A computed fold for a 1528-nucleotide RNA from Flavobacteriales bacterium CG_4_10_14_0_2_um_filter_35_18, annotated as small-subunit ribosomal RNA. Taxonomically the source falls in Flavobacteriales (Bacteria, Pseudomonadati, Bacteroidota, Flavobacteriia).
[in-house]
RNA sequence: AAAUAUAGACGAUGGAGAGUUUGAUCCUGGCUCAGGAUGAACGCUAGCGGCAGGCUUAACACAUGCAAGUCGAGGGGCAGCACAGGUAGCAAUACUGGGUGGCGACCGGCGCACGGGUGCGUAACGCGUAUAGAACCUACCUUUUACAGAGGGAUAGCCCAGAGAAAUUUGGAUUAACACCUCAUAGAAUUAUAGAAUGGCAUCAUUAAAUAAUUAAACAUUUAUGGGUAAGAGAUGGCUAUGCGUCCUAUUAGUUAGUUGGAGAGGUAACGGCUCACCAAGACAGCGAUAGGUAGGGGUCCUGAGAGGGAGAUCCCCCACACUGGUACUGAGACACGGACCAGACUCCUACGGGAGGCAGCAGUGAGGAAUAUUGGUCAAUGGGCGCAAGCCUGAACCAGCCAUGCCGCGUGCAGGAAGAAGGUCCUAUGGAUUGUAAACUGCUUUUAAACAGGAAGAAACACCCCGACGUGUCGGGGCUUGACGGUACUGUAAGAAUAAGCACCGGCUAACUCCGUGCCAGCAGCCGCGGUAAUACGGAGGGUGCAAGCGUUAUCCGGAAUCAUUGGGUUUAAAGGGUCCGUAGGCGGAUGAUUAAGUCAGAGGUGAAAUCCCACAGCUUAACUGUGGCAUUGCCUUUGAUACUGGUUAUCUUGAGUUAUAGGGAAGUAGAUAGAAUAUGUAGUGUAGCGGUGAAAUGCUUAGAUAUUACAUAGAAUACCGAUUGCGAAGGCAGUCUACUACCUAUUAACUGACGCUAAGGGACGAAAGCGUGGGGAGCGAACAGGAUUAGAUACCCUGGUAGUCCACGCCGUAAACGAUGGAUACUAGCUGUUGGGAGCAAUCUCAGUGGCCAAGCGAAAGUGAUAAGUAUCCCACCUGGGGAGUACGUUCGCAAGAAUGAAACUCAAAGGAAUUGACGGGGGCCCGCACAAGCGGUGGAGCAUGUGGUUUAAUUCGAUGAUACGCGAGGAACCUUACCAGGGCUUAAAUGUAGGUUGCAUAGAUCAGAGAUGGUCUUUUCUUCGGACUACUUACAAGGUGCUGCAUGGUUGUCGUCAGCUCGUGCCGUGAGGUGUCAGGUUAAGUCCUAUAACGAGCGCAACCCCUAUCGUUAGUUGCUAACAGGUUAAGCUGAGGACUCUAGCGAGACUGCCGGUGCAAACCGCGAGGAAGGUGGGGAUGACGUCAAAUCAUCACGGCCCUUACGUCCUGGGCUACACACGUGCUACAAUGGUCGGUACAGAGGGCAGCCACUACGCGAGUAGGCGCGAAUCUCAAAAACCGAUCUCAGUUCGGAUCGGAGUCUGCAACUCGACUCCGUGAAGCUGGAAUCGCUAGUAAUCGCAUAUCAGCCAUGAUGCGGUGAAUACGUUCCCGGGCCUUGUACACACCGCCCGUCAAGCCAUGGAAGCUGGGGGUACCUGAAGUCGGUCACCGCAAGGAGCCGCCUAGGGUAAAACUGGUAACUAGGGCUAAGUCGUAACAAGGUAGCCGUACCGGAAGGUGCGGCUGGAACACCUCCUUU
Repeated sequence: AAAUAUAGACGAUGGAGAGUUUGAUCCUGGCUCAGGAUGAACGCUAGCGGCAGGCUUAACACAUGCAAGUCGAGGGGCAGCACAGGUAGCAAUACUGGGUGGCGACCGGCGCACGGGUGCGUAACGCGUAUAGAACCUACCUUUUACAGAGGGAUAGCCCAGAGAAAUUUGGAUUAACACCUCAUAGAAUUAUAGAAUGGCAUCAUUAAAUAAUUAAACAUUUAUGGGUAAGAGAUGGCUAUGCGUCCUAUUAGUUAGUUGGAGAGGUAACGGCUCACCAAGACAGCGAUAGGUAGGGGUCCUGAGAGGGAGAUCCCCCACACUGGUACUGAGACACGGACCAGACUCCUACGGGAGGCAGCAGUGAGGAAUAUUGGUCAAUGGGCGCAAGCCUGAACCAGCCAUGCCGCGUGCAGGAAGAAGGUCCUAUGGAUUGUAAACUGCUUUUAAACAGGAAGAAACACCCCGACGUGUCGGGGCUUGACGGUACUGUAAGAAUAAGCACCGGCUAACUCCGUGCCAGCAGCCGCGGUAAUACGGAGGGUGCAAGCGUUAUCCGGAAUCAUUGGGUUUAAAGGGUCCGUAGGCGGAUGAUUAAGUCAGAGGUGAAAUCCCACAGCUUAACUGUGGCAUUGCCUUUGAUACUGGUUAUCUUGAGUUAUAGGGAAGUAGAUAGAAUAUGUAGUGUAGCGGUGAAAUGCUUAGAUAUUACAUAGAAUACCGAUUGCGAAGGCAGUCUACUACCUAUUAACUGACGCUAAGGGACGAAAGCGUGGGGAGCGAACAGGAUUAGAUACCCUGGUAGUCCACGCCGUAAACGAUGGAUACUAGCUGUUGGGAGCAAUCUCAGUGGCCAAGCGAAAGUGAUAAGUAUCCCACCUGGGGAGUACGUUCGCAAGAAUGAAACUCAAAGGAAUUGACGGGGGCCCGCACAAGCGGUGGAGCAUGUGGUUUAAUUCGAUGAUACGCGAGGAACCUUACCAGGGCUUAAAUGUAGGUUGCAUAGAUCAGAGAUGGUCUUUUCUUCGGACUACUUACAAGGUGCUGCAUGGUUGUCGUCAGCUCGUGCCGUGAGGUGUCAGGUUAAGUCCUAUAACGAGCGCAACCCCUAUCGUUAGUUGCUAACAGGUUAAGCUGAGGACUCUAGCGAGACUGCCGGUGCAAACCGCGAGGAAGGUGGGGAUGACGUCAAAUCAUCACGGCCCUUACGUCCUGGGCUACACACGUGCUACAAUGGUCGGUACAGAGGGCAGCCACUACGCGAGUAGGCGCGAAUCUCAAAAACCGAUCUCAGUUCGGAUCGGAGUCUGCAACUCGACUCCGUGAAGCUGGAAUCGCUAGUAAUCGCAUAUCAGCCAUGAUGCGGUGAAUACGUUCCCGGGCCUUGUACACACCGCCCGUCAAGCCAUGGAAGCUGGGGGUACCUGAAGUCGGUCACCGCAAGGAGCCGCCUAGGGUAAAACUGGUAACUAGGGCUAAGUCGUAACAAGGUAGCCGUACCGGAAGGUGCGGCUGGAACACCUCCUUU
């Protein structure tokens, strides 16, 4: 100084979410991601340094080397080395030589029990923590006291002799010690005896004495010391005991005979069943014993805000182990990693007789594995052993090597530089954007690397020398010596940008986008999901983003996850309340006082190792790393105090609880008795042909007399009315009446007990229906079964029968949607209103206990709940943790069985689910509308023909349109052309056009030949001109063409719902939200039209209106229209003059608005044969088509993206085809006749068209037409009416109906009517006599009927289409039903929206699992047999003076063997169910009233979903009724 604690709003620290269920929403809930970490591994890449780390797998097997020795100051000695010395020799050299330095092997001492490794075992006093040892030991070390006297015999070695391949070993002789033994000494130790004093914590401890017994020693020597013995104390290290803590499984519930205890003995360092004999029968266990599985524990590490969760590498502490198992010896210490013995497995050596070995020490090898290093250097430092010391040993340690394995640091340059270079990439592409100041280029710097030069700290010492202090052996100072790393760190010098960047990603989460390729392929993917021809999701590229010597992936852990919830969750409907009650343990518990101090709180003390974390400071250039100090270590123990609360003890109390009394209550239970109605049966009577049953039928019963009806009798079961959101009961459940017995509940006021209470794991009792057993009973009903129907089938629904059962008694079963889907108890918290049973009160009314409804606050995801809580609190119990697999399998318990209870896993999916919202849908409901039905009229479907389509055929029959919304549609004109199709023959810049420029006038045109023609050949001509040019050809530049594909890439256009009344928005309000409100409700309308009400107020697109036509009038205008009056005129005629009156034309206006009246109504509005009016309630018609739906139609009108073809999928030509024809369908025409046909006569329109035209009129022709020819580019001329009306005739017939078909003859158009035109005339004269099932149009100038015109067009297959007028009806009670639509409401498991969703069997493939005759492993226990080494005990005739030893016997035991069972794996013929898998089979069970409401339990049955019976539930729709409530 800081960390830390407390307080505080100084300040600091400190907790983030996202994707995915849906059309959308909220919730529940799982899955997944973003973060951090690692002893990691893999892929790509790689410049340097520092500091760390490095077999997680086979405690698998190990070659080789090293890892524990040391002391001659213990000893006998001396093999090897070195040196004196000696002998021989000239020398080299040889021999000798314990004399010296030293020292192999040996005796002896100390060490080897440390250090180092590993984690097999162990769920344990193993570990952690705190205590205790008055129940213990401790070599070396420190300190204190005392002592060290005398003797003895051996044994290694050496020597000699043997055995053996070796390892090793035998015998003999001789010898030493600090080796061993004996004796002495003992105020010390131990034991025994009986007392004393003091103390304590129970046994007891300590002290000082007394008596008796037993026990010591070692020397070396340089004389300095070192060592020895006994005893005490200390220190250190250990041992033992105890409290607390320490994983999973109950599908492990009972375990235990030395087991638990006693007193005794033995044993141990020491307590103790530790061991043994005896006695007793205990001990442990639901607070989890025993058993099974897994695992070394802690400090700590990772994560986390924390609490927690996970881990236990490196470092430190403890434990355990050392090839596997057992055993002891030695020793202070071991039952001993580099010691011993035995057994076993394995490996090696062998002369086959026998031996040797143990890397979980350091290196290293093989193996295993995704994976983990050098057979390195040094004892320089630190530490250890031995030694007086020098020193020796030390794979401990310190260093180095390898590896990006991690953390940290540095670098790969910096500044300027726009022609924004080239190249790449992209685009809206003459150009721009981006890469990008990036590069080039200019200047600067030099960390690092490389070169050269210098060059550490780490070293303090010991020893030796010198000095000093104290005073005889220590301390201090000085000097000298010692570096593996290492010529390393570091420093300097010169040169030069020189030596150095990758990886992953770019759909969202999640920072970062474009092009090309591919075409549900190849592939990606953490989740959602991408890919089927325009992929920001695959692969490549450009660009970008992130991190960076690394980056990604994989694996694992924590987090996020409040997703096991102590902090910090839930259980009506999402997973979850036990079926109910009683009650044991346990948990929790009323009021007052006293006491205690266990919990609790506070102070103090001890401990909580170090390292780690945190803070401060310091050392390496910084950091990582390290050092020093501090904090902390939330814990445990001891002690002192406090006493509110909890607990203990004690005393008292009455309010909780209970008892008695009084008054009541009830479908409460058990047993017995009894009643009437109904049903069935029997008998008898009456009576006659049917009954019964259903949607309709049939099976069935009946002339042997049914049904019906009357009387009597019998039987069993159930109890109408009362009867009710009524009552009672713990629940299940309980209903005629009466009796007996039993239990319960409530209120009231008195008395009594005095917390006696609440809950309830295990346990016990009860427990609908079905079912089971035994015995009865059996009317009705009725699983199974039979028959009849229905149906494609019908193992069903419906019908007729009918067994078990339903009923009783006794005994089982123990489950239900056993539900309020809501555990029990207590207290508290606004109201209103019914009802049951009490009480009080004269009454109003109040009150207690139940039982209902509505609502407040609150709660809730919402629905809802709301004093009978799902609110606020407390206590106890039960249960839940994604869906499926599965309430299944295995095991266990119970059961006669059925089965019940308990209750997993593998595997699989990314959801499953709750509530609510908007739609859509319903064989749900309500209201309303529409030629939707009904009422009518006329049709279609039958006939013939026309036309379109399908099909078939074809060389081709081009293409498209296909329910409504294709089919007389594209096509409003297929003989050629059209034309897109087919056959054949040609062409390949060819066709057409434009722009700009140049050149040309043998191109063009005509004739002719070949040819099917296109085309080719030959001949002739040499364009026009207003002279500006036009035209043609050639040439240059630019732009080919495609009716080929994709209408699911598109624009535009169109159909349909639908001219239906809807579709939305702003603000506000409501709701967590999707969303709602507005837009609903009551009326009204053709209308979301309007009014009223109203948390809505307004607005937009639609409706309506505005526009056009039409109906009336006015006004203006008056030709080509009109003609009243005047005049002329004709056979007649507005023909003429004239006129604007009328009609008409076409401009402008008026008019109609529920304006007026009456009625109803608040109003809007409606009604009235209202008035008026030409028109009356949108007057009639048209144009006008909201938001959107159908991936509706069209790439073949057109346009256009992409793809495709280019001597052809382009283009030209001839011919053919689109016109085919067994058949099927649509749309039409003509008919079937008398309301008609035929003939004759007479009338009246509108709207259009007309010059390559309409054509008057005349003539000719039977006619289509032809020949002349007036008028008219048209209110002037013309095309130009028919039904009708007036007559005549036909008289009901296949006809004087009908006109098909066919024959003949013609006309017209056109280059051309064969395939393949229309029309005319003559002849022929088919089907057809009103049309089955079914179906279409139309509500008034409409249907029906009649004709006319036009477009297209040479002509026309037109009976089509589009328009026009003439004549001109019937009917509508009404909304039950069919269809379509609108609004409201309801259900929903649908949202691609019912053409939806979805269940089960069967068949196929794949996957995991269960059962299973059997086969084969594993661990453990039990019993019996055998039993090594070894301790212990006994014995001992052998050895030894002795101590003792060998031997022998016994107990125990590792191991081995045998036996029977249990447990747990693997595998298996066969078998069972389960899961998954674009398009398999059968049905259609569920979701809507899902077409028989569904579901639960149970039983039976059935290919399957499933069906049926019995009881239960609403988590069922609709309707009706009843009751209750709310508002006015």